[in-house]
RNA sequence: CAUCGACAAUGGCAAACCGGGUGCGAACCCGCGACGCAAAGGCACGGGACCCACGCGGUCAGCCGGCCCACCAAG
Numbered sequence: 001c002a003u004c005g006a007c008a009a010u011g012g013c014a015a016a017c018c019g020g021g022u023g024c025g026a027a028c029c030c031g032c033g034a035c036g037c038a039a040a041g042g043c044a045c046g047g048g049a050c051c052c053a054c055g056c057g058g059u060c061a062g063c064c065g066g067c068c069c070a071c072c073a074a075g
Stems, first nucleotide, its partner, number of pairs: 004075001005072001012037002018031005035062001041068003045065003048060004
């Protein structure tokens, strides 16, 4: 220094279940809880899945790719 990335350090996020709320729905928010995550941080740009009241509509970034940003640093 940061392409790869560790049985390292410091912190971080939080699946399912359960409780409360919102939405037609996919799903989302809060709490609880940890299956996991080195971008499981952000963006629907391409692909994909899903929903619908079928629209100039919507959801998923914890499905893959891409773009942007970021902590650490053994080899």

This is a predicted structure of a 75-nucleotide RNA (c-di-GMP-I riboswitch aptamer) from Frondihabitans sucicola. The coordinates come from a structure-prediction model, not an experiment, and the mean pLDDT is 90. The model forms 100% of the base pairs in the Rfam consensus.